[in-house]
The RNA shown here (transfer RNA) has 74 nucleotides and comes from a marine sediment metagenome. Rfam family: tRNA. It is annotated as a transfer RNA. RNAcentral holds the sequence, with entries from MGnify.

RNA sequence: GCGCCCGUAGUCUAGCCCGGAUAUGACAAAAGCCUCCGGAGCUUUAAACCCGGGUUCGAAUCCCGGCGGGCGCG
Numbered sequence: 001g002c003g004c005c006c007g008u009a010g011u012c013u014a015g016c017c018c019g020g021a022u023a024u025g026a027c028a029a030a031a032g033c034c035u036c037c038g039g040a041g042c043u044u045u046a047a048a049c050c051c052g053g054g055u056u057c058g059a060a061u062c063c064c065g066g067c068g069g070g071c072g073c074g
Stems, first nucleotide, its partner, number of pairs: 001073007010027003020057001029045005050066005
């Protein structure tokens, strides 16, 4: 330099192929219930689509460019 794959809460992850309105779940965190206290259990809450642009009534999803990571080729 070229090709391929990936980037979503604090961590991991579903959703992407086939666009649809309030973005999924688990763990962690906070509050409450329970308990003599704690743990466990139950309930609730906050928190995310790597950046920019385009297409579209509508983009995490499609297109282009960039950034970062991984693998391969030279």